This is a predicted structure of a 96-nucleotide RNA (c-di-GMP-I riboswitch aptamer) from an uncultured bacterium.

RNA sequence: GCCUGAAAAGGGCAAACCCACCGCGAGGUGGGGGCGCAAAGCUGCGGGCCUCAUGACGUGACUCUUUGUGGGUCGUGAGGUGGCCGGGUUGCCAGG
Numbered sequence: 001g002c003c004u005g006a007a008a009a010g011g012g013c014a015a016a017c018c019c020a021c022c023g024c025g026a027g028g029u030g031g032g033g034g035c036g037c038a039a040a041g042c043u044g045c046g047g048g049c050c051u052c053a054u055g056a057c058g059u060g061a062c063u064c065u066u067u068g069u070g071g072g073u074c075g076u077g078a079g080g081u082g083g084c085c086g087g088g089u090u091g092c093c094a095g096g
Stems, first nucleotide, its partner, number of pairs: 002096004012037002017032006035083001041089003045086003048081007060074005
């Protein structure tokens, strides 16, 4: 330096749920909690998923329709998620 995580040691992180605060929301932060995790450290760069908006004379497009000041999908814009996956980056212990 690379590969691996069966066993071990010292430890680490913390899902659901509850409380407080922040946010329109997805969700975030702190405390409790502990399902799990060898990168469940960091990073929204790509994909996925999720949220909000898409207003007016005059529909972004398609579609459904009870025809309406209606519904859905996609697109677009702005966000969220690193405990969905890939990429990037840093790193403990042990074995090879």